[in-house]
RNA sequence: AGAGUUUGAUCCUGGCUCAGAUUGAACGCUGGCGGUAUGCUUAACACAUGCAAGUCGAACGGAAACGAUACUAGCUUGCUAGUAGGCGUCGAGUGGCGGACGGGUGAGUAACGCGUAGGAAUCUACCUGAUAGUGGGGGAUAGCCCGAAGAAAUUCGGAUUAAUACCGCAUAAUCUAUUCGUAGUAAAGGAGGCCUCUAUUUAUAUGCUUUCGCUAUCAGAUGAGCCUGCGUAAGAUUAGCUUGUUGGUGAGGUAAAAGCUCACCAAGGCGACGAUCUUUAGCUGGUUUGAGAGAAUGACCAGCCACACUGGGACUGAGACACGGCCCCGACUCCUACGGGAGGCAGCAGUGAGGAAUAUUGCACAAUGGGGGCAACCCUGAUGCAGCAAUGCCGCGUGUGUGAAGAAGGCCUGAGGGUUGUAAAGCACUUUCAAUUGUGAGGAAAAGCAAAAGGCCAAUACCCUUUUGUCUUGACGUUAACUUUAGAAGAAGCACCGGCUAACUCCGUGCCAGCAGCCGCGGUAAUACGGAGGGUGCAAGCGUUAAUCGGAAUUACUGGGCGUAAAGCGCGCGUAGGUGGUUUGAUAAGUCGGAUGUGAAAGCCCUGGGCUCAACCUGGGAACGGCAUUCGAAACUGUCUUACUAGAGUAUGGUAGAGGGAAGUGGAAUUUCAGGUGUAGCGGUGAAAUGCGUAGAUAUCUGAAGGAACAUCAGUGGCGAAGGCGGCUACCUGGACAAAUACUGACGCUUGGGUGCGAAAGCGUGGGUAGCAAACGGGAUUAGAUACCCCGGUAGUCCACGCCGUAAACGAUGUCAACUAGUUGUUGGGAGAAUUUAUCUCUUAGUGGCGCAGCUAACGCGAUAAGUUGACCGCCUGGGGAGUACGGCCGCAAGGUUAAAAGUCAAAUGAAUUGACGGGGGCCCGCACAAGCGGUGGAGCAUGUGGUUUAAUUCGAUGCAACGCGAAGAACCUUACCUACCCUUGACAUACAGAGAACUUUCCAGAGAUGGAUUGGUGCCAUGCUUCGGGAACUCGGUGACAUGUGCUGCAUGGCUGUCGUCAGCUCGUGUCGUGAGAUGUUGGGUUAAGUCCCGUAACGAGCGCAACCCUUAUCCUUAGUCGCCAUCAUUUAGUUGGGCACUCUGAAAGAACUGCCAGUGAUAAGCUGGAGGAAGGUGGGGAUGACGUCAAGUCCUCAUGGCCCUUACGUGUUGGGCUACACACGUGCUACAAUGGUAUCUACAAUGAGAUGCGAAGAGGCAACAUUAAGCAAAUCCUAAAAAGAUACCUCAGUUCGGAUUGCACUCUGCAACUCGAGUGCAUGAAGCUGGAAUUACUAGUAAUCGUGGAUCAGCGUGCCACGGUGAAUACGUUCCCGGGUCUUGUACACACCGCCCGUCACACCAUGGAAGUUGGUUACACCUUAAGGCAAAGCAUAAAACCUUUGACUACGGUACGAUCAGCGACUGGGGUGAAGUCGUAACAAGGUAACC
Repeated sequence: AGAGUUUGAUCCUGGCUCAGAUUGAACGCUGGCGGUAUGCUUAACACAUGCAAGUCGAACGGAAACGAUACUAGCUUGCUAGUAGGCGUCGAGUGGCGGACGGGUGAGUAACGCGUAGGAAUCUACCUGAUAGUGGGGGAUAGCCCGAAGAAAUUCGGAUUAAUACCGCAUAAUCUAUUCGUAGUAAAGGAGGCCUCUAUUUAUAUGCUUUCGCUAUCAGAUGAGCCUGCGUAAGAUUAGCUUGUUGGUGAGGUAAAAGCUCACCAAGGCGACGAUCUUUAGCUGGUUUGAGAGAAUGACCAGCCACACUGGGACUGAGACACGGCCCCGACUCCUACGGGAGGCAGCAGUGAGGAAUAUUGCACAAUGGGGGCAACCCUGAUGCAGCAAUGCCGCGUGUGUGAAGAAGGCCUGAGGGUUGUAAAGCACUUUCAAUUGUGAGGAAAAGCAAAAGGCCAAUACCCUUUUGUCUUGACGUUAACUUUAGAAGAAGCACCGGCUAACUCCGUGCCAGCAGCCGCGGUAAUACGGAGGGUGCAAGCGUUAAUCGGAAUUACUGGGCGUAAAGCGCGCGUAGGUGGUUUGAUAAGUCGGAUGUGAAAGCCCUGGGCUCAACCUGGGAACGGCAUUCGAAACUGUCUUACUAGAGUAUGGUAGAGGGAAGUGGAAUUUCAGGUGUAGCGGUGAAAUGCGUAGAUAUCUGAAGGAACAUCAGUGGCGAAGGCGGCUACCUGGACAAAUACUGACGCUUGGGUGCGAAAGCGUGGGUAGCAAACGGGAUUAGAUACCCCGGUAGUCCACGCCGUAAACGAUGUCAACUAGUUGUUGGGAGAAUUUAUCUCUUAGUGGCGCAGCUAACGCGAUAAGUUGACCGCCUGGGGAGUACGGCCGCAAGGUUAAAAGUCAAAUGAAUUGACGGGGGCCCGCACAAGCGGUGGAGCAUGUGGUUUAAUUCGAUGCAACGCGAAGAACCUUACCUACCCUUGACAUACAGAGAACUUUCCAGAGAUGGAUUGGUGCCAUGCUUCGGGAACUCGGUGACAUGUGCUGCAUGGCUGUCGUCAGCUCGUGUCGUGAGAUGUUGGGUUAAGUCCCGUAACGAGCGCAACCCUUAUCCUUAGUCGCCAUCAUUUAGUUGGGCACUCUGAAAGAACUGCCAGUGAUAAGCUGGAGGAAGGUGGGGAUGACGUCAAGUCCUCAUGGCCCUUACGUGUUGGGCUACACACGUGCUACAAUGGUAUCUACAAUGAGAUGCGAAGAGGCAACAUUAAGCAAAUCCUAAAAAGAUACCUCAGUUCGGAUUGCACUCUGCAACUCGAGUGCAUGAAGCUGGAAUUACUAGUAAUCGUGGAUCAGCGUGCCACGGUGAAUACGUUCCCGGGUCUUGUACACACCGCCCGUCACACCAUGGAAGUUGGUUACACCUUAAGGCAAAGCAUAAAACCUUUGACUACGGUACGAUCAGCGACUGGGGUGAAGUCGUAACAAGGUAACC
């Protein structure tokens, strides 16, 4: 210090999440030791039991208990009983002091409660200092004793008694009161010692002395009470609160000021700087976090406050309205004899309950501290210690060194190895801690006793102080520490390993089980689930959960924003508030500096010291940002004051204007009415219809009425604050501007609350209503059409008055002021120049375009800022829920305004980029359309597919890009399917061991596979091995590895293929631009078949594609001539033969075409158009050739292959069947429907090919298919082989001499076999069909059309496929439209990319929430009723006066009644909201989203 997550990618905005630190924690797994700290955060819930506050006999009367001593009695050491307050002591009681401290808790309290700084009108026991006293009397009372009531608690009566208990008297002031003369007010004694004085009796005391007390007063110290400034939560969906309230006078009251209380008087006081109300909360020093500012928090420790079962009250006292005191009401618990009583753990332990959760009914007063006491001492759950808990922090250990055979085992593996891993074992050492043996500090100082010295005193007593000696005092404690002994011996876990985030593999699982902090993982190869191995991190702990701060600049003071992301009020005026020009003097509030006080201690920080270190403890310092007082400074701000004119304003005369109000007035147009002319339609639409019209419309002319709006001018022109304002005229009126002078003298700016204006629609009352037009009616459209379109049409639109108060009220940009390059329009005004106009220059106020700097996430803004600054206001803080609910205010209503939460998601958004898409646009191309020609779709048949059927009809291919496709050929085989029957190391491969030559003949059973029987045969290496053992091939049975699979997955794959598309595209390097994705290049102007080329150009180059190179075809030449050819010569029936290679032809090779030439055009280019020449002319025709990529396209059934599955079967073999089925639908073809034809006859001209299990001539047979015999040919030689369209004759328009399906009979051929199921022939039969609906398809020249020929596969079989030649057209104006494609641009909410995205109702499930008749509970205001205890007041009784007592009064807790307010729970039913893999209906939005969208 950052990181992950929105997107295809990018930059922002913005939320969510993570990494850190921390905790009084809890939970899971694990657990060796010590030190130190901490330990009911929940029920201020209820509490059994024990303890937590007593002490003083040196205040008192005394003596219940215990002890010692003495004495007496009972029987003896001993024991028991009694006597003696004489002694140690002491229960109960009187009295004093203390129970107001210490300890606990945080309920209440938003407050002078706390913090901080001050103040004046007070009190203060014990303590300290000072002054003065402490004289003399009195009457009671508890206890004890006796009696009574009661279960008890307790109470009552009688008698008697003491005091440091109580009460007078005396005295007293520097005390109190005061009329200033005076008056009033106190006390208590105890203990030790002594006999000097006094008293008496030795010895004591009322004496003396010392000391502790007591009384009064003044001070101090300490503690406490009161008052004030400032600070100290949230909510305005709490805006008004207050009657003792605010003040005064008087009285009362208090320790003390004060409405603290009362009477009277006045009417004040508080509040937007937040009163009142509601909710929450003890406050602080501090603690946690943070760089800090802050935020959160207030355990332990310390200061303050409050409370003590709930509520109320006083008493006592120095102090309380009192935790372990009292009285009363209440709830609860306990005792009871039912009459009545007792109690208060939020003290320490402990119990129950609650809860995720928090300890022992321990030891000791040894230390520190507290209470009482003269003291010893007693008390002390304060405290010191121990126990329990890894709850936190700190420290230590669980060994150290060596050790490669890199052991075994585990895991992985590419099978070699790697890893665990020097890790272990082994060897050599050490012994902290724990265990064991012994020794053993410190915490202890005092007090007591004795002695000495000093002080006091009459005193050597006493007492006090100091010193010395003596005597003891330890809970912890088996202390710490040291030491002995033994031995590596007793001591490691937890989480994680997809990214963030350090750490990876295997197996299992298969959207299951599960994980998850966020993103997300899991649907058969999961580094994400579970296990294992390995690794990483921390370590006696580790993880999880919860919580706080941080990161988060994500509430922004430090330190954010508001054009489009959330966010500028619709616009003015203006109060409070905030802020404010130049100048003089004063002041000193702010500001700055110094000093003083305070800011408790602890903590944090710095620096020393002590525990072996550390945590921890301790000394010193700094700091504590603050507050207060005081002294100074005077620049700035404030205040007062003196002036000024630059801000602001006023006056004078001008300028422009749809600025406003109200009145009048004008013409055009629409409509209606009246009349004329006139006749059948008008109107409306994409097309129609409704509608109007023969009762005369529309059209046209004349006239009238009425309402509304103001064409042209008209303009990013004008005016206004905005909304808004448009014919003309006059009237009233607001503002702005320019120029010039004069005046005022900061009067300014902004503006919460307030107030006014405020489009359209809407509302109220009354008018008005021509046109338009929600609702509504009708007609269309449509699947529907509550819409878009059409015909009508009412509110409304208009006017007056009054409401409403909102708009995408927008420049999505608050108002004001200052400053900061230019340039060019335009409106209003002014000045100047020139030459009159036109014009030019300067200036000012508006209004526009472009643009520098700068700003911005980018787009963009850019003197009219979104730049640089200042002042003030408003607003924002993830999306959705929601601008909604509830509440308040406003409104007649509609509704407006203010304005949440629960539950929910991990995004939502902005700008820009690249694609894709659009029923967006521009340009261009293509048999894409158009122009033509021929088809398909209708018929019959062939063939393929779907469907159906079936035991099986094997499988695959399914828009283009499946369907005469895989299949270049299913009777068996093929064959994968079905039936039945067989085999199981297998039909096939490798290996092992054994036996055997291989092979072969015949018969039987069976459908066959197969099984059984049987004959012949002993091989090869001689032609290539040898170490002479062997070896090789083949057959048989055997073994376990295996073999096999056309089984699954083409969505695990390779390879191959289709398609866009032979479309012209697809990219890269360097450079440049951009924050970036990206752009540029590749766009633009031309051109091309082409990203082809040229020009231009922040690009310059390059690659894959295009083209060319390749094959073929067209012409000529050269060369070579056999099987080819034959001009010349010879010879023949015949190029048959000789001969020749000229020609044709064949084979090979080289050239030939390049816009090369000319003209025009174009930009002087690329190119295009035309022409010449040429066999061929502008890529000459055709082919091969298929860029980056797309479609999870096709194929696991060609082949290969991962994984999974089968293994007497999903493998192998055999027989028969099926793939050939047939109500039907579709595709592709063939043949036709006829005369451009059919039939018969006759006769020319081709090319490519094939041929030995082959092609098969000629001959002869058969009507024919074909058969027979057989020549030639491994082919330019022989054969297939007849080419067909052609010519002639007949047929004459008909279901025919068209057409040939179907069927019957008889045959042929192939083949083991033509039944299912082949092809062909002859005779006979002679179906549909007369040119084909909607729709749809091929083709641009040797093409379509038409005609035949050959080949592959193949025993046989084609109308299919592949190839060959013959004859041989028509048309293309052109690119508007359909389809596909390319390119540029535009919009986008799409990116799985329009087969996209996405909205709403309904249905279902779940969740939270609003309303709701009501119902339940809490809190609370006001009024009234009743009133305990209690103090106060009054009266009575009583008294010397009081008190007590009695009665009454007001106050008053709890309680009750009535009417409200508010909060919360439940609530039949109901409203919307949210969420939910595959529901329904439509298609609203995103593209011109198919009616632009939105407010």

Small-subunit ribosomal RNA from an uncultured prokaryote, 1495 nucleotides, folded computationally.
The prediction has a mean pLDDT of 84.
The sequence is in RNAcentral, with records from ENA.